[in-house]
RNA sequence: GGGCCUGUGGUCGAAUGGUAAGACGUUACCUUCACAAGGUAAAGAUCAGGAGUUCGAUUCUCCUCAGGCCCA
Numbered sequence: 001g002g003g004c005c006u007g008u009g010g011u012c013g014a015a016u017g018g019u020a021a022g023a024c025g026u027u028a029c030c031u032u033c034a035c036a037a038g039g040u041a042a043a044g045a046u047c048a049g050g051a052g053u054u055c056g057a058u059u060c061u062c063c064u065c066a067g068g069c070c071c072a
Stems, first nucleotide, its partner, number of pairs: 001071007010024003018055001026042005048064005
């Protein structure tokens, strides 16, 4: 320098165009003499950044950024 892949709560990880699932973790309550386990509930993401297409974008296109793999 060229090609390909990945980027989503604190962590992991779904969602193939119609306002983002689940698990772990966190907080509150119940339970216990207490802790753990268990149960119930809640909070927590403008989906790496920007532009475009579209009535509508996490999703499609382009650029940039970060990481990984391969070739030279």

Transfer RNA from a Microcaldota archaeon, 72 nucleotides, folded computationally. The source organism's lineage runs through Archaea, Nanobdellati and Microcaldota. The RNAcentral record of the sequence draws on ENA.